Molecule: small-subunit ribosomal RNA
Organism: uncultured bacterium
RNA sequence: AGAGUUUGAUCCUGGCUCAGAACGAACGCUGGCGGCGUGCUUAACACAUGCAAGUCUUACGAGAAAGCUCCCUUCGGGGAGUUAGUAAAGUGGCGCACGGGUGAGUAACGCGUGGGUAACCUACCCUAGAGACCGGGAUAACUCGCCGAAAGGCGUGCUAAUACCGGAUACGCUUCCCAUUUCUUAGGGCUUGGGAAGGAAAGGUGGCCUCUCGAAGAAGCUGCCGCUCAAGGAUGGGCCCGCGUCCCAUUAGCUUGUUGGUAGGGUAAUGGCCUACCAAGGCAACGAUGGGUAGCUGGUCUGAGAGGAUGAUCAGCCACACUGGAACUGAGACACGGUCCAGACUCCUACGGGAGGCAGCAGUGGGGAAUAUUGCGCAAUGGGCGAAAGCCUGACGCAGCAACGCCGCGUGAGUGAAGAAGGCCUUCGGGUUGUAAAGCUCUGUCAGGUGGGAAGAAAGGUCAAAGAUAAAUAGUCUUUGGCUCUGACGGUACCAUCAGAGGAAGCACCGGCUAACUCCGUGCCAGCAGCCGCGGUAAUACGGAGGGUGCAAGCGUUGUUCGGAAUUACUGGGCGUAAAGCGGGUGUAGGCGGUGGAUCAAGUCAGAUGUGAAAGCCCUCGGCUCAACCGAGGAAGUGCAUCUGAAACUGUUUCGCUAGAGUACGGGAGAGGAGAGUGGAAUUCCCAGUGUAGAGGUGAAAUUCGUAGAUAUUGGGAGGAACACCGGUGGCGAAGGCGGCUCUCUGGAACGAUACUGACGCUGAGACCCGAAAGCGUGGGGAGCAAACAGGAUUAGAUACCCUGGUAGUCCACGCCGUAAACGAUGGGCAUUAGGUGAAGGGAGUAUUGACCCUCCCUGUGCCGACGCUAACGCAUUAAAUGCCCCCGCCUGGGGAGUACGGUCGCAAGAUUAAAAACUCAAAGGAAUUGACGGGGGCCCGCACAAGCGGUGGAGCAUGUGGUUCAAUUCGACGCAACGCGAAGAACCUUACCUGGGCUUGACAUCCCGGGAAUCCUUUGGAAACUUAGGAGUGCCCUUCGGGGAACCCGGUGACAGGUGCUGCAUGGCUGUCGUCAGCUCGUGUCGUGAGAUGUUGGGUUAAGUCCCGCAACGAGCGCAACCCUCAUCCUUAGUUGCCAUCAUUGAGUUGGGCACUCUAAGGAAACUGCCGGUGUUAAACCGGAGGAAGGUGGGGAUGACGUCAAGUCCUCAUGGCCCUUAUGCCCAGGGCUACACACGUGCUACAAUGGCCGGUACAAUGGGUCGCAAUCCCGCGAGGGGGAGCUAAUCCCAAAAAGCCGGUCCUAGUUCGGAUUGGAGUCUGCAACCCGACUCCAUGAAGCUGGAAUCGCUAGUAAUCGCGCAUCAGCAUGGCGCGGUGAAUACGUUCCCGGGCCUUGUACACACCGCCCGUCACACCAUGAGAGCUGGUUGUACCAGAAGUCGGUGGGCCAACCCUGUUUCGGCAGGGAAGCAGCCGCCUAAGGUAUGAUUAGUAAUUGGGGUGAAGUCGUAACAAGGUA
Repeated sequence: AGAGUUUGAUCCUGGCUCAGAACGAACGCUGGCGGCGUGCUUAACACAUGCAAGUCUUACGAGAAAGCUCCCUUCGGGGAGUUAGUAAAGUGGCGCACGGGUGAGUAACGCGUGGGUAACCUACCCUAGAGACCGGGAUAACUCGCCGAAAGGCGUGCUAAUACCGGAUACGCUUCCCAUUUCUUAGGGCUUGGGAAGGAAAGGUGGCCUCUCGAAGAAGCUGCCGCUCAAGGAUGGGCCCGCGUCCCAUUAGCUUGUUGGUAGGGUAAUGGCCUACCAAGGCAACGAUGGGUAGCUGGUCUGAGAGGAUGAUCAGCCACACUGGAACUGAGACACGGUCCAGACUCCUACGGGAGGCAGCAGUGGGGAAUAUUGCGCAAUGGGCGAAAGCCUGACGCAGCAACGCCGCGUGAGUGAAGAAGGCCUUCGGGUUGUAAAGCUCUGUCAGGUGGGAAGAAAGGUCAAAGAUAAAUAGUCUUUGGCUCUGACGGUACCAUCAGAGGAAGCACCGGCUAACUCCGUGCCAGCAGCCGCGGUAAUACGGAGGGUGCAAGCGUUGUUCGGAAUUACUGGGCGUAAAGCGGGUGUAGGCGGUGGAUCAAGUCAGAUGUGAAAGCCCUCGGCUCAACCGAGGAAGUGCAUCUGAAACUGUUUCGCUAGAGUACGGGAGAGGAGAGUGGAAUUCCCAGUGUAGAGGUGAAAUUCGUAGAUAUUGGGAGGAACACCGGUGGCGAAGGCGGCUCUCUGGAACGAUACUGACGCUGAGACCCGAAAGCGUGGGGAGCAAACAGGAUUAGAUACCCUGGUAGUCCACGCCGUAAACGAUGGGCAUUAGGUGAAGGGAGUAUUGACCCUCCCUGUGCCGACGCUAACGCAUUAAAUGCCCCCGCCUGGGGAGUACGGUCGCAAGAUUAAAAACUCAAAGGAAUUGACGGGGGCCCGCACAAGCGGUGGAGCAUGUGGUUCAAUUCGACGCAACGCGAAGAACCUUACCUGGGCUUGACAUCCCGGGAAUCCUUUGGAAACUUAGGAGUGCCCUUCGGGGAACCCGGUGACAGGUGCUGCAUGGCUGUCGUCAGCUCGUGUCGUGAGAUGUUGGGUUAAGUCCCGCAACGAGCGCAACCCUCAUCCUUAGUUGCCAUCAUUGAGUUGGGCACUCUAAGGAAACUGCCGGUGUUAAACCGGAGGAAGGUGGGGAUGACGUCAAGUCCUCAUGGCCCUUAUGCCCAGGGCUACACACGUGCUACAAUGGCCGGUACAAUGGGUCGCAAUCCCGCGAGGGGGAGCUAAUCCCAAAAAGCCGGUCCUAGUUCGGAUUGGAGUCUGCAACCCGACUCCAUGAAGCUGGAAUCGCUAGUAAUCGCGCAUCAGCAUGGCGCGGUGAAUACGUUCCCGGGCCUUGUACACACCGCCCGUCACACCAUGAGAGCUGGUUGUACCAGAAGUCGGUGGGCCAACCCUGUUUCGGCAGGGAAGCAGCCGCCUAAGGUAUGAUUAGUAAUUGGGGUGAAGUCGUAACAAGGUA
């Protein structure tokens, strides 16, 4: 730091996903040791049991027992001492408000930070001061009695105090009054002085005789502790304030103690905290109120940072303690282990009534994916009490459990190649595991055994000395020294030693991202998957194995957070087309704001001070062997507050300025707006005239109108709507929008020239106004047009497109609606930044008689273009440029959805708020590129059409195919480009198929063993294959003569053979096709971010990317053409088997002769737009002509670019993989491939007179022939037979060419056409013609009289027609391949059909139009809205009722102290008062109840749409002009 994923490819936008780090984690597999940490995130759910807060006898009274010792004893026991002033309990003091737990509540002065308190408190502690006097009455414990199951309670009697009460005293203190200093928040505070009133206390204990009294000794002295008052400090708190502190506006208004004042009450203290009265305020878009969520912080995690997320452990604060309420005590609580009441729950109960609160430590149940021991100890640290010893302390220190985390260590080290064995792979050679192992040599960590063995301990006690106090060598305190006592952890850490490589490695991954590859299994199955995606028979992606990679006592997975994500953008994004500019304006708040001077110092900047707890992070140093961990010091803490200073910028105030803005004046432009009036053309209708059969409409028609007179035409009239020409990317307006003419009213802008105001400006959340069409309401109006509707067409259908009609509506008035692709898909404003060229308005200059023209300026309005910008397209002074300009609006993946719900508006339709979620996908999208395609366009070509000629489609037959049939009808080929195709020839064979009979190392190949040469003959059974038996017979090479070898045959064993079995979608090779179409590419350069483009496009031209010209291209390659073969002309050479002009000869080139000619076959020549003319760009080229055998590639052939079709072929051959192996192999016989209701393709023969038949007669070429072709001759009507000359071929043969020509006949008919079919008789081939050959003769004589829709071939020696030959082959040809004979017609032309080429255009296609794709319906599943309702939660309002408790009132009942009076035996008693209490009343009030709302959640018959799903149904809406843009 990035990567994967949208596409055929590209750039961009944009989402999704991954790699990192982290965790109080959990789960899976695995697990050696130690250190340090951490450990209920869920049910603030319920809790058994034990422990977690007590202590003090030096505050007080009382006070056991067991045990032991002694005495007595009736042996039952009793007494004394000791235990012991001990235990337990009580009064009293202090503590229990700390420590420990939890995070439910709380959005708050709760927390954080900084301040304030002149509005306050603070027990214990410290400092200094003053004091502690005289009295009094009770009460627990205890005793006795009583109630109760218990818990507990009542009464009686006694008693103490540092418990309680009265009085005295008062340096400070409090209150009031008077005066005073200084400060201040102006209220007051502080200082000082004077006066008046008020208010305290408690003792305990040690020692001593110095002082006093004194006999002792204490009432004295002294030490310590405690007590009272008041001051100061320290510590801790209370209250107040500034700032900061989550989400929802689909929560917009909230509030009556509410806001303020006065007075009072209350509190430690301010305050509506509370009460009465008065006023009517207070809060809120800078978010009140309401709802949801949440303890806050230091910090923690992440990040470069800014941020984001989080708030376990540790630390600070807050809140809570079963739930709700309340107060008491106290310095402090409204109190976790206190009290009272109410509620729920649990337990006890004698049913009357009671008890309880683990969110303390352990532990239990429950919940949950999940979180530990009912441990040890107060040794240390800290806390409470105590004078102290000490006691208490689940705080704490330790240990236990858990890989939960971090850190450290180990599981060995060295050597070791025969590269062992085994595994895996293999091209079978080997490779790999792998120096890995074994082996050899070592070491000794951890664990284990044995032995030793800490630090953590200082206090305390006691003794001694010194000092202080004191009268004191008592006592007490301090210091020093000696001795002594105290360790849970723990016999732990650590050390030494013993033995010995011994006890100690797993997990995940290996298609890309992402480090790491092979085999087997599986076969869209099983499965994987974070994203893209793997799996349908060769899976590096599933499962296993081998190997590898990465981490390592862990490794993976899951979850969560941050990061990557600049994907909410402050740092640091955007809005023409990707998501995104409000339809437009006016304008409020707000934000921003020209220029000069002064001012203040709020912002800003600088310095200083305080604070920013500790811990943590960072740096340095140090301690555990290191590290984690811990300690010390420092830095940082970007913040807040205060003080001082600066004054540029922003801001405040103020004085100016005129460049922004505005006002006044002038003459012009304009479909700007509103109202009133008015004009002509046209349509329609009405009336009348003329006139007659049609009109209208369409692609064609019909509906429709018309003989009741239409259409057409003439005249007149009515009515409504719209304003031709001008008219223009011209004008005006903010937008919507505005169009005849005239008038009235009215808005705005521009220009010109001066004067004035003096920043008055820009933008604009809300708000308000305007706002096309359609639509709605009321009332008019209604000619034309025209949703709906009707009819006619079209169509498979046609609820459409087309036609004929036609109602709302369109028009007017008034009122709603408030939306549009309301678009420049581009918010407004200011300034700056090259130009060119139009047209509009105004002005100036020059010129002119004048207008125009021309030049310049301003304003608005178009086009083209530089810089710049942009993903590109494009924008470009009318910006989409520039300004880190100003302000507003808006966006954050696609779908769901601009939908639901809620609110607001509306009569409704609906609009708006622009606003979700569940669910679902990995894309959706923009621009551009290359193709392909288009019922887009342009140019061009082709027997493509047209023009012609002849066919096919109809008949019969042949042949192939489909289908059907069959035991089998073997297989393949399927649009063109399968179908007389593979097959150049199925009776057996072929043959792959079927039936049956056989064989199993095999019909064939190699190797091994045994035997035998081979071979030939006979024979049994059999359909044959095969089998049975017998006989004959020995070769070649070498030889050491035993034998061996090669070939061949028979038998045997196993490796193997064999397969026309599968896969042409695993392949090679070959082939078809587009297409003999003119194309397909490359190098370098250039352009483009890039895919790509250019070249190859353009203008001409060509059969051609053929050539020329032009050109950011210049060249090149594969194709085209040419080179090759053949035909056509000529020449040369050569003349046999060919030829014969001349000479001779014959029946005959037969022979002699000749090689001139023909011909043959070898080599040459010739044709190149070369020449002439014209056209053309002076080109390429074209047109015409000459010459020439041939003329513009002369005809034909061979030759097939890059590629396409997963085209065809595994059955030619080759070949991977799979399959069969007494069979899917091999042999044999017979059958089948030849079937036959039918359909199609390709052909043959015909339908006749341009013909048939008969007779005569003429002229070819290519070829073939010894397993052959076969002449003459004889026989047969004939096929053919007999016989055989000649020929291994320019020699002989096949071989007759046929159409043609001449003559005759037939006379338009199912015929003298046609020949199928059938009967009979034959011939030939062959082992064999039954299934199933060809041919011949005789007889038979079917369909068929020129062929529907449709369709094929052909442009010249071509079509058509005529015959001939050849391959295959024993035989079989209407097929195939060739040959020659005769020999046409037509082409205007490129509109159309088909195919193709180039350019261009559109595209949502790229498997590329046989593409893509939409909606309903049907089915399944999922989430969701509505829903009669139902059930919960939370909460508001009103009312009822009201526990405990505070406060207030009352208090007739009760009452020791104090006061008064009386009395007294002086102890008291009686009465009254004061003070207090119970009870009662009142205010407030929790839970509760009733009624009625709000809100939220769950659920529901039914219902709405949505999403997803495999090949379902119906259509074809969109993408091309998508066939109606």